Context: one part of a larger RNA
RNA sequence: UUGGGCUUAAAGUGUCUAUAGGUGGCUUUUCAAGUCCUUCAUCAAAUCCUAGCACUCAACCCUAGAUAGGCGGUGGAAACUACCAAGCUAGAGUAUGGUAGAGGCAGAGGGAAUUUACAGUGGAGCAGUGAAAUGUGAUGGGAUCGAGAAGAAAACCAAUGGUUGAAAGCACUCUGCUAGGCUAUUAUUGACACUUAGAGAUGAAAGCUAGGGGAGAAAAUGGGAUUAGAGACCCCAAUAGUCCUAGCCAUAAAUGAUGGAUAUUGAGUGCUAUAUGUAUCGACCUGUAUAGUGUUAUAGCUAAUGCAUUAAUUAUCCCACCUAGGAAGUAUCUUCACAAGAAUGAAACUC
Numbered sequence: 001u002u003g004g005g006c007u008u009a010a011a012g013u014g015u016c017u018a019u020a021g022g023u024g025g026c027u028u029u030u031c032a033a034g035u036c037c038u039u040c041a042u043c044a045a046a047u048c049c050u051a052g053c054a055c056u057c058a059a060c061c062c063u064a065g066a067u068a069g070g071c072g073g074u075g076g077a078a079a080c081u082a083c084c085a086a087g088c089u090a091g092a093g094u095a096u097g098g099u100a101g102a103g104g105c106a107g108a109g110g111g112a113a114u115u116u117a118c119a120g121u122g123g124a125g126c127a128g129u130g131a132a133a134u135g136u137g138a139u140g141g142g143a144u145c146g147a148g149a150a151g152a153a154a155a156c157c158a159a160u161g162g163u164u165g166a167a168a169g170c171a172c173u174c175u176g177c178u179a180g181g182c183u184a185u186u187a188u189u190g191a192c193a194c195u196u197a198g199a200g201a202u203g204a205a206a207g208c209u210a211g212g213g214g215a216g217a218a219a220a221u222g223g224g225a226u227u228a229g230a231g232a233c234c235c236c237a238a239u240a241g242u243c244c245u246a247g248c249c250a251u252a253a254a255u256g257a258u259g260g261a262u263a264u265u266g267a268g269u270g271c272u273a274u275a276u277g278u279a280u281c282g283a284c285c286u287g288u289a290u291a292g293u294g295u296u297a298u299a300g301c302u303a304a305u306g307c308a309u310u311a312a313u314u315a316u317c318c319c320a321c322c323u324a325g326g327a328a329g330u331a332u333c334u335u336c337a338c339a340a341g342a343a344u345g346a347a348a349c350u351c
Base pairs, nucleotide, nucleotide: 004322005321008304012319014202015201016200017199021195022194023193025088026087027086028085033081034080035077036076037075039073040072042070043069049065050064051063052062091192092189093188094187095186096184097183098182099181103178104177105176106175107174108173109172114150115149116148118146120144121143125136126135164169207248208247209246210245211244212243216242221237222236223235224234259318260317261316262315263314267296268295269294270293271292272291273290274289275288276287277286300307301306325350326349334343335342336341
C1' cells in the first nucleotide's frame, strides 16, 4: 500500500454558513460516454507456465502452444450510471393559522444584601483562629437606629428536572425591535437535496490596547501564624483583573471525551410542547400521532465497561482525523497577532 479504525486504548475539526468536489427520490423517452458481448489487429525475442523432442539422465538447449490483462478498430445490447426531453410528489422549501421558550439586541423601573460618608443612642472592646497574633478601637469602635451614596449580583419559584440557542452560552420585572423551532390545514414550487477541502462567521475564562467605573470578593505583594524550613494550606490587609464602552486575542477536560445526513429495527415507564379522540359542568383520568428530553432493559454490537429507536444495532453517502512509547506539540520555515502567543509542524537520538 491493500486494508483496519476513531466513547474510555492513537484518532471526531469548539460550533455554524457555504464554494469547488463527491453522492443523490419516483415514472417514461432519447443517446450510447461509462458498462456488457462478438470479432480483428497489436503488445520483438529471450524469460515464466503447459506439452513434447534431444544431449546416456538431469540442468541447459530445441520445437509447439496458451490464459489473464492493456491499447486501438468493427459490429451489436440497453438493465444500471451519465446525457436529452417530458412529467410526478413521498425528500426539501414557501405561504397561512396557532403555539412554547432564561433565544438575541436596546431602553426603563423596583427590591433584598454588602460596603461607605453624615446624624442620634451608648460606652469597651471588636475582629479572627485549632490556639493565637498581625489588625482595629476613648481622635468613641463593635452594636442599634434615621435618612443618603455607590457598584456588583439576581434569594424564594428552581427540579437529580425542564426551556432555549449552531456552539460558546442564556434566569429580577416591564416595554420595543428581531431570529429560529414545533404543530395543523389546505394551497403552492417540483428534487430545488446531503456532505463539504479551501474560504467566511461566531467562539467561556484568562490576557492585551484606550477610556470610564471600582461595592464585594480577590492572583501578585506586604504582614501575622504554622513549621526543621513554609516561597503553601489558616489569619489581617491589599493591587491588577473581575463590571461598562470600543477594539484585539482564538484557545479549554470548547465533553455526550461519541462528525453530519437519510433509512431500518421488539418493549416498559416518566416529563415538555402541539394536534385529535374519550371523559366531564370543568379539571383530573385515559387512547393515538408528531417533535423533543430522561430512565430501565431484549435482540444486536462491544476487548470489557457498557450502548441499546437520542445506538456504540443494521445499511448508504460525504468530510475531519489515527498508525508503538519518548524526544515533542519541541526545533525550523511560513502565516496571523500590539504582545502574550496561536496555526502549521519534523528529525537526529533513545527504547